[in-house]
RNA sequence: CGAACCACGGCGGGAGAGUCCUUCCCGCACGUCGGCAAGGCGCCGAAGGAGCAACCCUCCCCGGGAAUCUCUCAGGCCCACGUACCGCCGUGGCGAA
Repeated sequence: CGAACCACGGCGGGAGAGUCCUUCCCGCACGUCGGCAAGGCGCCGAAGGAGCAACCCUCCCCGGGAAUCUCUCAGGCCCACGUACCGCCGUGGCGAA
């Protein structure tokens, strides 16, 4: 000097799944209407969380061990917000050639 990697921030991209049933309240054009909340059943997985394979260690057991896979605790299921993940930029750390 500075690749790759990591953290943080900014910008851009970025899904899925009932606006089902019941009840309360509110609105009004007073209806088999709309909105919000609670409950029930059904569903989704890409905030977070949990689990495990190959493999490593060990005589064995134990232990370590990834996710977009699995679970659905949490979260979500009109739209919107947001989201894992991807790209670009900046700052910092470590530092190959």
A computed fold for a 97-nucleotide RNA from Actinotalea soli, annotated as Glycine riboswitch aptamer.
The sequence was found by an Rfam model in a public genome assembly.
It matches the Rfam family "Glycine riboswitch aptamer". Its family is annotated with glycine biosynthetic process in the Gene Ontology.
The model forms 91% of the base pairs in the Rfam consensus.